RNA sequence: CAAUUAAAUGGCGAUGGAGUUCGCCUAAAAACGCUUUUUUAGAAAAGCUGAUAACUCCUAUCCUUAU
Repeated sequence: CAAUUAAAUGGCGAUGGAGUUCGCCUAAAAACGCUUUUUUAGAAAAGCUGAUAACUCCUAUCCUUAU
C1' cells in the first nucleotide's frame, strides 16, 4: 500500500497513558479546533488556545518563583 474477515461485552469525542462519568455513531458512521484578511463561495495567507468531551492522576512540553 492492497485485499479479505470481524466489529454494541464495539468504535468515536482537534497532541500521550489510566480511572470514573457523560455524549455520539451503526461501519458508507461518529471524529478531523478557533480568529483575522482576501474571496460569491471554494481556496489561500497570517495568527491563537489546549496533552481532558468533563473530572482526577501520571508522563511530555512551556512560563514564573524558590533552593
The RNA shown here (Fluoride riboswitch aptamer (crcB RNA motif)) has 67 nucleotides and comes from a Thermodesulfovibrionales bacterium.
It matches the Rfam family "Fluoride riboswitch aptamer (crcB RNA motif)". A reference for the family is Baker et al. (2012), "Widespread genetic switches and toxicity resistance proteins for fluoride", Science.
The coordinates come from a structure-prediction model, not an experiment, and the mean pLDDT is 76.
Lineage of the source: Bacteria > Pseudomonadati > Nitrospirota > Thermodesulfovibrionia > Thermodesulfovibrionales.